[in-house]
RNA sequence: CCAGAGGGUCGGGCGGCCGCCCUUCUUCGCCAAGCUACGAAGGGCAGGCAUUGAGCUUGCCCUUGCGAAGCUUCAGCGAAGGAGGGAGGAAAGUCCGGGCUCCAUGGAACGACGGUGCCGGGUAACACCCGGCGGGGGCGACCCCAGGGAAAGUGCCACAGAAAGCAGACCGCCGCGUCUCGAUGCGGCAAGGGCGAAAGGGUGGGGUAAGAGCCCACCGCGGCUCCGGCAACGGCAGCCGGCACGGUAAACCCCACCGGGAGCAAGACCGAAUAGGGGCGGCAUAUGGGCUUCGUUCCGGCCCCGUCGCCCGGGUAGGUUGCUCGAGGGGCGGAGCGAUCCGUCUCCCAGAGGAAUGGCCGCCCAGUCCGCCGAAGCCUCGCGCCGAGGCGGAUGGACAGAACCCGGCUUACAGACCCUCUGGCAUU
RNA sequence: GCCCCCGUCGUCUAGAGGCCCAGGACGCCACCCUUUCAAGGUGGAAAUCGCGGGUUCGAAUCCCGCCGGGGGCACCA
Numbered sequence: 001c002c003a004g005a006g007g008g009u010c011g012g013g014c015g016g017c018c019g020c021c022c023u024u025c026u027u028c029g030c031c032a033a034g035c036u037a038c039g040a041a042g043g044g045c046a047g048g049c050a051u052u053g054a055g056c057u058u059g060c061c062c063u064u065g066c067g068a069a070g071c072u073u074c075a076g077c078g079a080a081g082g083a084g085g086g087a088g089g090a091a092a093g094u095c096c097g098g099g100c101u102c103c104a105u106g107g108a109a110c111g112a113c114g115g116u117g118c119c120g121g122g123u124a125a126c127a128c129c130c131g132g133c134g135g136g137g138g139c140g141a142c143c144c145c146a147g148g149g150a151a152a153g154u155g156c157c158a159c160a161g162a163a164a165g166c167a168g169a170c171c172g173c174c175g176c177g178u179c180u181c182g183a184u185g186c187g188g189c190a191a192g193g194g195c196g197a198a199a200g201g202g203u204g205g206g207g208u209a210a211g212a213g214c215c216c217a218c219c220g221c222g223g224c225u226c227c228g229g230c231a232a233c234g235g236c237a238g239c240c241g242g243c244a245c246g247g248u249a250a251a252c253c254c255c256a257c258c259g260g261g262a263g264c265a266a267g268a269c270c271g272a273a274u275a276g277g278g279g280c281g282g283c284a285u286a287u288g289g290g291c292u293u294c295g296u297u298c299c300g301g302c303c304c305c306g307u308c309g310c311c312c313g314g315g316u317a318g319g320u321u322g323c324u325c326g327a328g329g330g331g332c333g334g335a336g337c338g339a340u341c342c343g344u345c346u347c348c349c350a351g352a353g354g355a356a357u358g359g360c361c362g363c364c365c366a367g368u369c370c371g372c373c374g375a376a377g378c379c380u381c382g383c384g385c386c387g388a389g390g391c392g393g394a395u396g397g398a399c400a401g402a403a404c405c406c407g408g409c410u411u412a413c414a415g416a417c418c419c420u421c422u423g424g425c426a427u428u
Numbered sequence: 429g430c431c432c433c434c435g436u437c438g439u440c441u442a443g444a445g446g447c448c449c450a451g452g453a454c455g456c457c458a459c460c461c462u463u464u465c466a467a468g469g470u471g472g473a474a475a476u477c478g479c480g481g482g483u484u485c486g487a488a489u490c491c492c493g494c495c496g497g498g499g500g501c502a503c504c505a
Stems, first nucleotide, its partner, number of pairs: 001424010012364007020086011032073005038067002040064010088399001092410002095408005100263004106299006113259005118132005133147001134145004148254002153252002155248003170193002172189008201219006220243001221241005226235003267321004277312007288304005314504003328347008365397001367395007377385002379382001429501007438454004446485001456472005478494005
């Protein structure tokens, strides 16, 4: 320098002007409540006047969803001004795992359904992560694997092929017999050919009529023991077995382990309005029935002079809360190969309703394109080709937007920077 | 926001590991019949099984991940 592998960080920056959302403070206004005095209306008591009587009037007291005035106050709303904060690495898909909430609250057994699946560790938990093991790929750095069980059982293995699950003999090889002498009958074999995804170990030697684990050596395979390892597993360790055991469990299944259901439109409170209306089905009249949120049973529990489930119909489309401080972020130190854990210091960082982060301008940083100048190099030596670099201009920011909150996975993503490593070439 | 369902010729669909380079109906095209049209008859074309990976000898079908489309929900009584 070229080609790669693994990991991490960022994902435009600065300035000016105009704007959006939340919190908080100040001022002003509106609304509400309370107090004070007044008025109005109503009532009670006392006095006076008058009368057959109703009544009229004065004073005091009480009440008021009433009127208007002053003062005070919290909450709310609005306006102006000040201060602070304001999207992501995936906020996405909603694929896993939790927190939280409700199903009134529980325990046990069996079953169904779903999921996970080498070993050890991490974690609140996981199908995630880390470290190993085994298998596969790559020259290598490294990458990929739903990776339990097929000697418990059942099913399936199309087409082709002679034969596809405890096999088989088409071509072929060999022996014997027959005849019309290149065919046929019987028998032996499974090495070679052929079919197939797959044909019941491989190589070499011996052996044989031809062959074959028929026999032997090595390799492979299986079992037991020993050794190493917590384990998965490993061993050029020892002994035994001629080999008996095809694939498929992302087919049923078996084994081990895990899982109650629903989801913030959960749920709680306040307010407004309407017809506590109708239909269908199940069960039952108390030694009973229903419910107990996958089903059954048991022990408990709750409810019932009807109850439960579903559907149709009716009303309202309002407010507050849940709501953001959390398995939280950052720095330092320690333990560990690592995931991670422990200690300590420090920070507060969207909580808004169909939902806010934006727009314009200037400069800069990458990138792309065009024009001009142009080092070095190449040859067919020409105003040739290629082109480091410089100047100017144009264009110009990827995927994508929090909606209760976390931990993961998966998917999308223009580009930029950093670290470690591998292979090749050149030079020293 | 949350939960569920679906995707196969132009349209509606069958399929449920091999018999399927996928069958049927309507529609389309050509020919026959008819003076002509319709009806009828014969034949034909038309499918990346939404996309990509995996399991398997073999995938429309089984598993995983994406893409697209559709539906439902609140409170009161």
Predicted 3D model of RNase P RNA and transfer RNA as a complex of 505 nucleotides. Model confidence (mean pLDDT): 75 of 100. Rfam match: Bacterial RNase P class A. Its family is annotated with dimeric ribonuclease P complex, tRNA processing and ribonuclease P activity in the Gene Ontology.